A computed fold for a 74-nucleotide RNA from a compost metagenome, annotated as transfer RNA.
[in-house]
RNA sequence: GGAAAUAUAGCUCAAUGGUUAGAGCAGUACUCUUAUACGGUACCGGUUAAAGGUUCGAGUCCUUUUAUUUCCAC
Numbered sequence: 001g002g003a004a005a006u007a008u009a010g011c012u013c014a015a016u017g018g019u020u021a022g023a024g025c026a027g028u029a030c031u032c033u034u035a036u037a038c039g040g041u042a043c044c045g046g047u048u049a050a051a052g053g054u055u056c057g058a059g060u061c062c063u064u065u066u067a068u069u070u071c072c073a074c
Base pairs, nucleotide, nucleotide: 001072002071003070004069005068006067007066010025011024012023013022018056027043028042029041030040031039049065050064051063052062053061
């Protein structure tokens, strides 16, 4: 220099262009226990990397930018 992939909750990941973006772990409260752990119930937690476009409707499609990773070339 060229190409590709990824970016969603504190972490790991889902979500066919269509209801209010969900799950596990973590955290908080309660329950359970003599107590702790485990288990159970509830709660908490999101600018879907940024900007723009398409669409009645975008996490999803298109463009650009940013960051990370991989491959090729040097």